RNAcentral holds the full RNA, with entries from ENA. A computed fold for a 317-nucleotide part of an RNA from a Microcaldota archaeon, annotated as large-subunit ribosomal RNA, domain IV. The coordinates come from a structure-prediction model, not an experiment, and the mean pLDDT is 85. Its Rfam family is "Archaeal large subunit ribosomal RNA".
Context: one part of a larger RNA
RNA sequence: CCAAGGUUAGGGAAAUCGGCAAGUUCGUGGCGUAAGUUUUCGAAAAGCCAUGUCUGCACUUAGUAAGAGCAGAUAGCAUUAACUAGGGGACGACGACUGUUUAUCAAAAACACAACUCGCCGCAAAGCCGUAAGGCUUAGUACAGCGGGUGACGCCUGCUCACCGCUAGCACGCGAAACUCGGUUUCAACCGAACAAAGCACUAGCAAAGAGCGGGAGUAACUCUGACUCUCUUUAGGUAGCGUAAUACCUCGUCACUUAAUAGGUGACUUGCAUGAAGGGCGUAACGAUUGUCCCACUGUCCCAAUCUUGGAUCCC
Numbered sequence: 001c002c003a004a005g006g007u008u009a010g011g012g013a014a015a016u017c018g019g020c021a022a023g024u025u026c027g028u029g030g031c032g033u034a035a036g037u038u039u040u041c042g043a044a045a046a047g048c049c050a051u052g053u054c055u056g057c058a059c060u061u062a063g064u065a066a067g068a069g070c071a072g073a074u075a076g077c078a079u080u081a082a083c084u085a086g087g088g089g090a091c092g093a094c095g096a097c098u099g100u101u102u103a104u105c106a107a108a109a110a111c112a113c114a115a116c117u118c119g120c121c122g123c124a125a126a127g128c129c130g131u132a133a134g135g136c137u138u139a140g141u142a143c144a145g146c147g148g149g150u151g152a153c154g155c156c157u158g159c160u161c162a163c164c165g166c167u168a169g170c171a172c173g174c175g176a177a178a179c180u181c182g183g184u185u186u187c188a189a190c191c192g193a194a195c196a197a198a199g200c201a202c203u204a205g206c207a208a209a210g211a212g213c214g215g216g217a218g219u220a221a222c223u224c225u226g227a228c229u230c231u232c233u234u235u236a237g238g239u240a241g242c243g244u245a246a247u248a249c250c251u252c253g254u255c256a257c258u259u260a261a262u263a264g265g266u267g268a269c270u271u272g273c274a275u276g277a278a279g280g281g282c283g284u285a286a287c288g289a290u291u292g293u294c295c296c297a298c299u300g301u302c303c304c305a306a307u308c309u310u311g312g313a314u315c316c317c
Base pairs, nucleotide, nucleotide: 001312002311003310004309005308006307007306008305010303011302014301019298027051028050029049030048031047036041038152052074053073054072055071056070057069059067075079087296088295089294090293091292092291093290094288095287099111100110115150116149117148118147119146120145127136128135129134153283154282155281156280158213159212160211163210165206166205167204168203169202173200174199180193181192182191183190214232215231216230217229218228241275242272253269254268255267256266257265258264
């Protein structure tokens, strides 16, 4: 010096991207326990006290077993004295939850999920595998099966069918070959006409289908703002919510709280470069080896190092 492990006065996160690591706490009994809440939970919340040994005594019991007590004595710094054995609290984000996952750098906010919704499907079904025979679904039958999406629960889910797609209809139009008829003197070939499927076109419907959801002026008796009016334009011009956000370029937005000091966090405001309603919107108790911030306790993370143990490396023989 390396690895593993102890102890450290005073301070106590000043270290660091970040309390990473280490430490604190820990069992049992008694008391006590907040906000919130889906009334289950939160909860071992938090917090406080007790805990050894000996003697005597009653209780309990079938019992000298186990248990729970009363009175006194006594050792220690300390009595779950070793082993064993939760640190706690507050406010946010995301995902409801238990679960699943990149065997071997990712365990998560990703996947799944119950629930909601859309589409197909009447059974010799729809869907799938196979050239076929046949098979799965299924020894099931719409409270079933298959496929797509959202993702507990609560309050909700606005406008648009012009484009793309799907479904239905369809008097007329376009629309291949074959068949039929006609023409070229005959056959073949060719040409024309008629018929005419799907499809296109047309007419409707459908957005929890793919998708989309504007601009410019003026205006209130201080100023500012603009309920209001005008205008261009679109299929329709973003509703309720939320909002500097896991989304905001400008941006370290502005204000407040938190600190001695904050590019952080939280709460508000908010024309949002480029939020927004099942590619779901907004809330939400409980839950999380998730993620951000703060507080208490605690500590060699640090001030600032010291020392010890074990093993190794180096060096010497």